[in-house]
RNA sequence: CGGAGGGUAGCUCAGCGGUAGAGCACCGGACAUUUUAUCCGGGGGUCGCCGUGUUCGACUCCGGCCCCUUCGC
Numbered sequence: 001c002g003g004a005g006g007g008u009a010g011c012u013c014a015g016c017g018g019u020a021g022a023g024c025a026c027c028g029g030a031c032a033u034u035u036u037a038u039c040c041g042g043g044g045g046u047c048g049c050c051g052u053g054u055u056c057g058a059c060u061c062c063g064g065c066c067c068c069u070u071c072g073c
Stems, first nucleotide, its partner, number of pairs: 001072007010024004018056001026042005048065004053061001
């Protein structure tokens, strides 16, 4: 320098153009002598950044930029 993959909750990851979700973690409650376990409920997100780009509508498609992984030179 070029190619590919990725960036979404504290962590690991879904979400293929129509209300942003799960598991774990965290908080509250039930059960329980206590801990663990089990069950119920809850909070938490400017979806990496920018765009009077496309679209009726963008996490999703398009362009630019940043970062991570990887391959090639």

This is a predicted structure of a 73-nucleotide RNA (transfer RNA) from a bacterium. Rfam family: tRNA. Its family is annotated with triplet codon-amino acid adaptor activity in the Gene Ontology. The sequence was found in a public genome assembly.